[in-house]
Notes: Predicted 3D model of a 77-nucleotide RNA (transfer RNA) from a Thermoanaerobacteraceae bacterium. RNAcentral holds the sequence, with entries from ENA. It matches the Rfam family "tRNA". Gene Ontology term of the family: triplet codon-amino acid adaptor activity. The source organism's lineage runs through Bacteria, Bacillati, Bacillota, Thermoanaerobacterales and Thermoanaerobacteraceae. The coordinates come from a structure-prediction model, not an experiment, and the mean pLDDT is 80.
RNA sequence: GGGAGUAUAGCUCAGUUGGUAAGAGCACUCGCCUGAUAAGCGAGAGGUCAGUAGUUCGAUUCUACUUAUUCCCACCA
Repeated sequence: GGGAGUAUAGCUCAGUUGGUAAGAGCACUCGCCUGAUAAGCGAGAGGUCAGUAGUUCGAUUCUACUUAUUCCCACCA
């Protein structure tokens, strides 16, 4: 330098061939249970869906660019 993948909650990850309210597990907080913990049960909080622009009546989803990261190829040494 060329190409491909990934980016969604604190962590690990789903998700939708574009549709009105974005989810799970673990972790966290509160309550129940217990003599008290753990486990179990119930509830809750937590997200600018990496960023900017575009397309559209409508974008987490499509397009372009940018950023971060992973891999492959090439080049130099």